[in-house]
Molecule: transfer RNA
Organism: Candidatus Falkowbacteria bacterium RIFOXYB2_FULL_34_18
């Protein structure tokens, strides 16, 4: 240059054959327990889903375009 995947909380990650207020674990914050920590129990906070556009009543899921990674080939 040229093809392919990936992109969702702080970390990993489900949902991608469109449809309720996007779901778990791990961490975080209060609180109980404890002599204190750990572990455990309970409550909660926190993602408009990579960035812009378009399709559609309706988009994390189609589509087009870029931006980053990773892979493959020149």
């Nucleotide at each position: 240059c040229g093809g392919a995947g990936u992109g969702u909380g702080g970390c990993c990650u489900a949902g991608c054959u469109g449809g309720c207020u996007a779901g778990g674990g791990c961490g975080c914050a209060u609180g109980g327990u404890u002599u204190g920590g750990g572990a455990c129990c309970a409550u909660g906070a926190g993602a408009u889903c990579c960035a812009g556009g378009g399709u559609u009543c309706g988009a994390a899921u189609c589509c087009c375009u870029g931006c980053a990674c990773u892979c493959c080939g020149a």